[in-house]
RNA sequence: AAUGAACGCUAGCGGCAGGCCUAAUACAUGCAAGUCGAGGGGCAUCACGAGAAGCUUGCUUUUUGGUGGCGACCGGCGCACGGGUGCGUAACGCGUAUGCAACCUACCUAUUACAGAGGGAUAGCCCGGAGAAAUUCGGAUUAAUACCUCAUAGUACUAUUAGAUGGCAUCUGAAGAUAGUUAAAGAACUUCGGUAAUAGAUGGGCAUGCGUUAGAUUAGCUAGUUGGUAAGGUAAUGGCUUACCAAGGCUACGAUCUAUAGGGGGUCUGAGAGGAUGAUCCCCCACACUGGUACUGAGACACGGACCAGACUCCUACGGGAGGCAGCAGUAGGGAAUAUUGGUCAAUGGGGGCAACCCUGAACCAGCCAUGCCGCGUGCAGGAAGAAGGCCUUCUGGGUUGUAAACUGCUUUUAUAUGGGAAGAUUAAGGGGAUGCGUCCCUGUAUGACUGUACCAUAAGAAUAAGCACCGGCUAACUCCGUGCCAGCAGCCGCGGUAAUACGGAGGGUGCAAGCGUUGUCCGGAAUUAUUGGGUUUAAAGGGUGCGUAGGCGGCGUAUUAAGUCUGAGUUGAAAUCCUGCAGCUUAACUGUAGAACUGGCUUGGAUACUGGUAUGCUUGAGUACACUAUAGGUAGGCGGAAUUUAUGAUGUAGCGGUGAAAUGCAUAGAUAUCAUAAAGAACACCAAUUGCGAAGGCAGCUUACUGGAGUGUAACUGACGCUGAGGCACGAAAGCGUGGGUAGCGAACAGGAUUAGAUACCCUGGUAGUCCACGCCGUAAACGAUGUUAACUCGCUGUUGGCGAUACACAGUCAGCGGCCAAGCGAAAGCGUUAAGUUAACCACCUGGGGAGUACGCUGGCAACAGUGAAACUCAAAGGAAUUGACGGGGGUCCGCACAAGCGGUGGAGCAUGUGGUUUAGUUCGAUGAUACGCGAGGAACCUUACCUGGACUAGAAUGCUUCUGCAUAAACUAGAAAUAGUUUUUCCCUUCGGGGCUGAAUGCAAGGUGCUGCAUGGCUGUCGUCAGCUCGUGCCGUGAGGUGUUGGGUUAAGUCCCGCAACGAGCGCAACCCCUGCCUUUAGUUGCCAGCACGUAAUGGUGGGGACUCUAAAGGAACUGCCGGCGCAAGCCGAGAGGAAGGUGGGGACGACGUCAAGUCAUCAUGGCCCUUACGUCCAGGGCUACACACGUGCUACAAUGGUGCAUACAGAGGGCAGCGAGACAGUGAUGUUUAGCCAAUCUCAGAAAGUGCAUCUCAGUUCGGAUUGGAGCCUGCAACUCGGCUCCAUGAAGUCGGAAUCGCUAGUAAUCGCGUAUCAGCAAUGACGCGGUGAAUACGUUCCCGGACCUUGUACACACCGCCCGUCAAGCCAUGGAAGUCGGGUGGACCUGAAGCGGGUGACCAUAUAGGAGCUCGUUAGGGUUAAAUCGGUAACUAGGGCU
Repeated sequence: AAUGAACGCUAGCGGCAGGCCUAAUACAUGCAAGUCGAGGGGCAUCACGAGAAGCUUGCUUUUUGGUGGCGACCGGCGCACGGGUGCGUAACGCGUAUGCAACCUACCUAUUACAGAGGGAUAGCCCGGAGAAAUUCGGAUUAAUACCUCAUAGUACUAUUAGAUGGCAUCUGAAGAUAGUUAAAGAACUUCGGUAAUAGAUGGGCAUGCGUUAGAUUAGCUAGUUGGUAAGGUAAUGGCUUACCAAGGCUACGAUCUAUAGGGGGUCUGAGAGGAUGAUCCCCCACACUGGUACUGAGACACGGACCAGACUCCUACGGGAGGCAGCAGUAGGGAAUAUUGGUCAAUGGGGGCAACCCUGAACCAGCCAUGCCGCGUGCAGGAAGAAGGCCUUCUGGGUUGUAAACUGCUUUUAUAUGGGAAGAUUAAGGGGAUGCGUCCCUGUAUGACUGUACCAUAAGAAUAAGCACCGGCUAACUCCGUGCCAGCAGCCGCGGUAAUACGGAGGGUGCAAGCGUUGUCCGGAAUUAUUGGGUUUAAAGGGUGCGUAGGCGGCGUAUUAAGUCUGAGUUGAAAUCCUGCAGCUUAACUGUAGAACUGGCUUGGAUACUGGUAUGCUUGAGUACACUAUAGGUAGGCGGAAUUUAUGAUGUAGCGGUGAAAUGCAUAGAUAUCAUAAAGAACACCAAUUGCGAAGGCAGCUUACUGGAGUGUAACUGACGCUGAGGCACGAAAGCGUGGGUAGCGAACAGGAUUAGAUACCCUGGUAGUCCACGCCGUAAACGAUGUUAACUCGCUGUUGGCGAUACACAGUCAGCGGCCAAGCGAAAGCGUUAAGUUAACCACCUGGGGAGUACGCUGGCAACAGUGAAACUCAAAGGAAUUGACGGGGGUCCGCACAAGCGGUGGAGCAUGUGGUUUAGUUCGAUGAUACGCGAGGAACCUUACCUGGACUAGAAUGCUUCUGCAUAAACUAGAAAUAGUUUUUCCCUUCGGGGCUGAAUGCAAGGUGCUGCAUGGCUGUCGUCAGCUCGUGCCGUGAGGUGUUGGGUUAAGUCCCGCAACGAGCGCAACCCCUGCCUUUAGUUGCCAGCACGUAAUGGUGGGGACUCUAAAGGAACUGCCGGCGCAAGCCGAGAGGAAGGUGGGGACGACGUCAAGUCAUCAUGGCCCUUACGUCCAGGGCUACACACGUGCUACAAUGGUGCAUACAGAGGGCAGCGAGACAGUGAUGUUUAGCCAAUCUCAGAAAGUGCAUCUCAGUUCGGAUUGGAGCCUGCAACUCGGCUCCAUGAAGUCGGAAUCGCUAGUAAUCGCGUAUCAGCAAUGACGCGGUGAAUACGUUCCCGGACCUUGUACACACCGCCCGUCAAGCCAUGGAAGUCGGGUGGACCUGAAGCGGGUGACCAUAUAGGAGCUCGUUAGGGUUAAAUCGGUAACUAGGGCU
């Protein structure tokens, strides 16, 4: 795009078309084929006439074929048309083109001729019989255009004869002659009809060429089969039939068989070529319940005829009968699905008839159905307060629906009402005229189903008339709400797991529109079967290789032919359809008319370039000859040495052998090792190569015989002899099979030893088939160059093998091979590239998504193993190729890091502290969970905090802002209460620059509030990889592209740091540097700091005057850059116990964290979208809880002691804090602390005693003078309040623990270790934590193999959620289809045998008879059908069983 469609929703009208695609299933009822009285006998019915009877005087009954007419009957014509259906049929069925010298044709037309005379029956009617009926029998009588006989007859037919003419063969057969045979019908008489014959027309019959579906898992079929002769039969040819004779006929160009199917014109689609299809209309065929058969007839083997058989249905008195909608309606059934038991013969057509007329479910009309095509309408114009309502929103605003509505004006198609009103009727009959006929002209009565229809006019009034689908992309059209991997959607991709443009609803929009969607089917897109117009190295696809049959294709000339080819003409290609013009319905659809076209077939004339045929030449293709050359080419025989094993002998002694390490094994009965001798079998080191040969498989010691092909040279010979090659034949590694040999080594199976979780393996020790030989099978391999064979053409460089040229080791060339790298070109790319995968030609083979499956079944081959051929159901939306970027690897290379190693100290064991899990609980609030949670959020949980629980309360709220008013608040006291709170009494604003402001309360409204959820909706902040050296961009270049290059390479560095090179050149974020602290120096400044020198003073002290030197403080500068030297290096740079220097190669430390990763963490810091709660999930209060405790883990503290504990004495810091504070000193207390108070808002006063250290003393290795848990008592401090649940002090108590399993952590220098000090938070403190500060102060690093992590390059990849990936097979379970299968059921098709109806043909025919015809009967043949039986074939089903697919 289309549709004979169906389904869903919807529906105003008209025109034109269409309407059982399924059950060729079964059918009730009605109708669909009759007509002619001008063929006939007649008269049942109707009408008229006549007669008769009766009476009611215009009726009834009756008689009469007299008239019109006419049931049934005889007869004629028709019924073979028209209408239906598509079962069968793969066929001369259909289409097309021919032929019939092999034929028929009623009615019609033309022409010619004829029609004389007789006869006997029969239906009907009447009578009688049988039967339920259908029907039938007998008797009597009768007619014809029924039937018969005779006559006549030719251009008919038959026989004999004749033979002009014609022809493609058989043949045809004119004019003739002779003999024989066959006709008739009348009627109402201007006409129609009859008979014979010829011709025409029409319709048929037969034959032939060509075309006409699929399957080879159908390869052979055929006995009337093929042909002949004769006969029969037919309208006619013919094995059509029969007898005889011959043995043919068809087939790979697909016979036979199986399946499917009516064919064509056409229809749909497509640019076309094609593909699909065969409804409606037209042509042909076939069929009429199924099968068979003939009769009648011009025509049938007959849809509405007959007979028989069968199935089914109906009637029945059970004896017997009837029927055939695939005609029109209609019914049932089937189905997703397809209409009225309508009207009329008015028109067109058909049958009969002289005609009138009759019949006609053909036809014309109407009815039903949006089934399709076409047309019309459902209004038009104005109208902004851009109304209301709806929806959205960034929200008191805006957007959109939307000029849409309302409202104003206009129009009236359509619908409604009323009125008018066709054409289709130029036509019969009749009359007149013209005409040779056909026919025409004039006149003219009657006739319309549709139908009072089409159409026209008038009336009123926007009045009567819009839906459906879609809106993620493809694909035109977007938002909100609901839902929450649910419900659902979906054509493909896919959507939905709490912000869905994808589900459902709504608003809006888009598309089409009386329709719109969905489903089915066909074509297109699909170059996705490729003729036009594809491919085969790696995506599916080259046969394992050759020889060769058929076939296909084929070198250079000449002549001829004209089959292909080209062209002219003729004929055909029905009509309709399609296309074009014109015309008719108001237009269109539709229809008419004319043209074109129908791309085809046949016949014929011509052309001759090319192809083909024929003839004759040529030499370049091909082959032959001669000469030379190389060769692991093949087959058979002979020979050889090394090695191995075994045997024997000898020497010799304890192991050998084997492995990662071992063991099994061998060995004191003497192994292994060494020597000698012998035997056996198999394979041939070096040469040896990128080499050579062969068609492929393949071929390797030497030699002999036989044998194959190849190359080169010469150009002598033949003269296209060629190429390819379906089937076919031959060869064909290894393994395997058969028979017979052989067997040294090796070695499936097997045994043992190891390894391992296991180890039916890898390793080891043995070892059988086999490997070897001969003969015969098998016929496959990643049989690979994954690349068929042949020929031609298309730049080069280089290596090599064998020839040739040449005196030649120089040289350049040539032919044939074997390799490497490249131009052009090709290719998806990788790559190929004269050895093509380039450009062409010829032929063969093969492919058409993955799996199922190279499986099943069948067949062929094979001894078997197996091989060849080779599907389907079902299932998936992919499978695959090449390349790219990553990631990964128990791949490679290079490098780094407290990564390992080397060291020091810990953790893991104990007690306690703290955090977490778990458990418990009314509640133990929440979060953090490998590294990257766990002394984390928390840098302070007794109340508060607090978010949790229990109980008591409040509801515009506990807090804040704006507006207005107010001074009743507040405060104090009392009462109730656990408190919040409630009640009572007393009291009554403050400041002011006079503008106002502050505080309190109240009111109003706007904003409440939420530590409720979502960190996977987010911002911000943070952790980690990682302070690792990386991550990118612009332009250019390369690539079809992803992408690459740059960024790789060679060096170097802590570093993508720098240098060199380079199709790259530059740049950015990172690195480094710039910033801060610290280390040295200088300058400036000198208080609260300092004090050398001067002075004063004290018991003593920078205490005082003074000073700036020093320390220090705090500001500005300097200083370090591989700058210098030496060595190495192109350079960058590296090295040096180098110099100098406070510091040396980044001096040390900090801040600083690229692109990104982990949907990492945080909605409970804060902010924030969405959702949720609103007398509660908000708010206030009291008490409790976050502090629980069989247990497990993390992080710490203190220890286990003598490098120590204890006592006494004594030395040296830094950095901080301080007014609700630090608090000196003094006094009291054993002490915590208390009392009192000086000083200090701090370089001034104070916290403040530093401790380890040092000196002296003591303890003497023990559960201790170690260790301090736990518990008892007594106190101190903070605070409303220390019970749950604080810290500290004193006295007493004195637990575990004696250095810690597997494992594991930190640290490379002022570091580890160790020692103390300070601060934040804070009333106080559970701080052993965190963050800082200083004191003392080490050891070790050979080195990069390994563990972990990381960086760069490279490689492989079936990974990309990226190895925590992907993924294979069994088993378990469910579902699905399929194979096998004892069987069983069914279908179609042939064969054999038995039986065999009707009909037809033959024979007979004693019976009938017209007695010569004919027939009944009997019988033979043929055949449908029925039965039996053996097989083949197809399908269904099946216990059991096999593999496969999906989950």